[in-house]
Context: one part of a larger RNA
Molecule: small-subunit ribosomal RNA, 3' major domain
Organism: Campylobacter fetus
RNA sequence: AGACGGGGACCCGCACAAGCGGUGGAGCAUGUGGUUUAAUUCGAAGAUACGCGAAGAACCUUACCUGGGCUUGAUAUCCAACUAAUCUCUUAGAGAUAAGAGAGUGCUAGCUUGCUAGAAAGUUGAGACAGGUGCUGCACGGCUGUCGUCAGCUCGUGUCGUGAGAUGUUGGGUUAAGUCCCGCAACGAGCGCAACCCACGUAUUUAGUUGCUAACAGUUUGGCUGAGCACUCUAAAUAGACUGCCUUCGUAAGGAGGAGGAAGGUGUGGACGACGUCAAGUCAUCAUGGCCCUUAUGCCCAGGGCGACACACGUGCUACAAUGGCAUAUACAAUGAGAUGCAAUAUCGCGAGAUGGAGCAAAUCUAUAAAAUAUGUCUCAGUUCGGAUUGCUCUCUGCAACUCGAGAGCAUGAAGCCGGAAUCGCUAGUAAUCGUAGAUCAGCCAUGCUACGGUGAAUACGUUCCCGGGUCUUGUACU
Numbered sequence: 001a002g003a004c005g006g007g008g009a010c011c012c013g014c015a016c017a018a019g020c021g022g023u024g025g026a027g028c029a030u031g032u033g034g035u036u037u038a039a040u041u042c043g044a045a046g047a048u049a050c051g052c053g054a055a056g057a058a059c060c061u062u063a064c065c066u067g068g069g070c071u072u073g074a075u076a077u078c079c080a081a082c083u084a085a086u087c088u089c090u091u092a093g094a095g096a097u098a099a100g101a102g103a104g105u106g107c108u109a110g111c112u113u114g115c116u117a118g119a120a121a122g123u124u125g126a127g128a129c130a131g132g133u134g135c136u137g138c139a140c141g142g143c144u145g146u147c148g149u150c151a152g153c154u155c156g157u158g159u160c161g162u163g164a165g166a167u168g169u170u171g172g173g174u175u176a177a178g179u180c181c182c183g184c185a186a187c188g189a190g191c192g193c194a195a196c197c198c199a200c201g202u203a204u205u206u207a208g209u210u211g212c213u214a215a216c217a218g219u220u221u222g223g224c225u226g227a228g229c230a231c232u233c234u235a236a237a238u239a240g241a242c243u244g245c246c247u248u249c250g251u252a253a254g255g256a257g258g259a260g261g262a263a264g265g266u267g268u269g270g271a272c273g274a275c276g277u278c279a280a281g282u283c284a285u286c287a288u289g290g291c292c293c294u295u296a297u298g299c300c301c302a303g304g305g306c307g308a309c310a311c312a313c314g315u316g317c318u319a320c321a322a323u324g325g326c327a328u329a330u331a332c333a334a335u336g337a338g339a340u341g342c343a344a345u346a347u348c349g350c351g352a353g354a355u356g357g358a359g360c361a362a363a364u365c366u367a368u369a370a371a372a373u374a375u376g377u378c379u380c381a382g383u384u385c386g387g388a389u390u391g392c393u394c395u396c397u398g399c400a401a402c403u404c405g406a407g408a409g410c411a412u413g414a415a416g417c418c419g420g421a422a423u424c425g426c427u428a429g430u431a432a433u434c435g436u437a438g439a440u441c442a443g444c445c446a447u448g449c450u451a452c453g454g455u456g457a458a459u460a461c462g463u464u465c466c467c468g469g470g471u472c473u474u475g476u477a478c479u
Base pairs, nucleotide, nucleotide: 001479002478003476004475005474007473008472009471010470011469012468013467015463016462019426020425021424022423023422026318027317028316029315030314031313032312033311034309035308042053043052064304065303066302067301068300069299070298073129077128078127079125080124081123082122083121086103087102088101089100090099091098092097107118108117109116110115111114131293132292134291135290136289141286142282143281144280145278147276152191153190154189155188156187157186158167159166160165171182172181173180197270198269199268200267202239203238204237205236206235207234208233211229212228213227216226217225218224242264245258246257247256248255249254307445320419324378325377326376327375328374329373337366338365341360342359346355347354348353385416390411391410392409393408394407395406396405432455433454434453435452436451437450438449
């Protein structure tokens, strides 16, 4: 100087407390361990692995296994020979592939006009080489998690100390903050904090179609049409918040209250992550040193596997019901997507869906919002709760749904009556609850993820205690 302490002082955080809702019990979905297997490819491992890489495993993907094949190779550069390229068909085979038949003779240049050379592409041959999701993340780059959006981490000069180092950065206040003020052998500065960036909340100006409709007119009663751009909205610019004003406390920084205001003291949310820590993670995104394989650890193909199942754990979904289930009627969104696409009206089907194709490269067209509300019914029961499981019949996607897709109808109707020890999230348009959309995507195992809006709470006395962190100080047989 650090590190540590079941030492001390001060401070903070959904850390506790106060509340609300869960997990742990059930069924199922999904990930992991284990076991099994020819293979169940690989990675991730307390917090910081486990709905994670994977924003889509039937084939492909695919890296694994079994079997069948190839060896300059599926792909690149160089050399030589031959052929335009390319397209179609037949046979054998699980296919990869192999054998054969036919069509086709192009482009550029030179000329002796039917020859030569060249380009592009293909086939064959020889080797230089290719190839490797093989190993090492403890050789690395890049990227990422975490402490932590915690308030810290340092430097120059000066001063002090023999030196390691100290000082500054400590102290008194204050702040979300090493934020600022005062003091001080320090004076300054850098990376962080804050601000600058984006979104939301208010107003004005500009603009008025595909958006809107207050007044006027028509009307098929639909902003549908004329008309208008007031309003809503859209999308650009500008204004607006600064403790600026007032009261009060304080030397100051600042604190408490108030006014005005759409917004008040960081307005709310996001992006943004200092020096470093964990030899943290990734050689399987990519890149890359070294090592290893080279008729195989490379490459192609068919089938299987990644989906197994005495069991254990994580994360979720659905429930156990009356603040509910069912039936009928009826109201109100926002985001985003759409041409190999989204698809209306109509017709058929109990339904999934089918037929058909108006409109839309979309502020124009497409997709029923659901909880909610009204009425009726059920009357506490393993039930009109719950929907697992299973049987049958179908629909759709796709060469192909057996292993192994999703969906519909009928039948079946399991466990489950609120969950032990323990444990998680959340402080406001939040939790809870209700639907909607998107990426990936032929389809989909999505209950996942990422967004969007609707309805919309309770509680916080406080910091003694648990956990994590910051500053100062003290002890130490630790470095």